[in-house]
This is a predicted structure of a 72-nucleotide RNA (transfer RNA) from a Phycisphaerae bacterium. It matches the Rfam family "tRNA". By type it is a transfer RNA. The same sequence occurs in records of 2 taxa. Model confidence (mean pLDDT): 82 of 100. Lineage of the source: Bacteria > Pseudomonadati > Planctomycetota > Phycisphaerae.
RNA sequence: GACGCCGUGGUGUAGCGGGAACACGCCGGUCUUUCAUGCCGGAGAACGCGGGUUCGAAUCCCGUCGGCGUCA
Numbered sequence: 001g002a003c004g005c006c007g008u009g010g011u012g013u014a015g016c017g018g019g020a021a022c023a024c025g026c027c028g029g030u031c032u033u034u035c036a037u038g039c040c041g042g043a044g045a046a047c048g049c050g051g052g053u054u055c056g057a058a059u060c061c062c063g064u065c066g067g068c069g070u071c072a
Base pairs, nucleotide, nucleotide: 001071002070003069004068005067006066007065010024011023012022013021018055026042027041028040029039030038048064049063050062051061052060
């Protein structure tokens, strides 16, 4: 330098056009003599950033930044 993949709550992932889900973690309640487990509830991500397409974009297109890989 060229190409490919990835970037989504604190962490790990899902979601592939119609207002973001699950697990762990965190907070509260319940249970227990206490802790843990179990059960119930809650907070927390405008989806790396900027544009474009569309009635509508996490999703499609372009650019850009970061990470990983292959080639040179």